A computed fold for a 77-nucleotide RNA from a Chloroflexota bacterium, annotated as transfer RNA.
RNA sequence: GGGGGUGUGGUGUAGCGGCCUAACAUACUGCCCUGUCAAGGCAGAGACCGCGGGUUCGAAUCCCGUCAUCCCCGCCA
Numbered sequence: 001g002g003g004g005g006u007g008u009g010g011u012g013u014a015g016c017g018g019c020c021u022a023a024c025a026u027a028c029u030g031c032c033c034u035g036u037c038a039a040g041g042c043a044g045a046g047a048c049c050g051c052g053g054g055u056u057c058g059a060a061u062c063c064c065g066u067c068a069u070c071c072c073c074g075c076c077a
Base pairs, nucleotide, nucleotide: 001073002072003071004070005069006068007067010026011025012024013023018057028044029043030042031041032040050066051065052064053063054062
């Protein structure tokens, strides 16, 4: 330099054009339960979906650019 994958609450993931006002697990906070802790039950906070554009009536989702990261190929040494 070329090609490809990934990027979504603190962490790990789901999602594959309209039931997304974004779900699950775990972690966190409060309450209940318990002699205490843990476990369990209930409730809650937490993601402008890497960033910027475009397409569309409608985009986390499709397209383009860009950034970060990983893999493969090539070049220099």

Taxonomically the source falls in Chloroflexota (Bacteria, Bacillati). The sequence was found in a public genome assembly. It matches the Rfam family "tRNA". Rfam links the family to the GO term triplet codon-amino acid adaptor activity.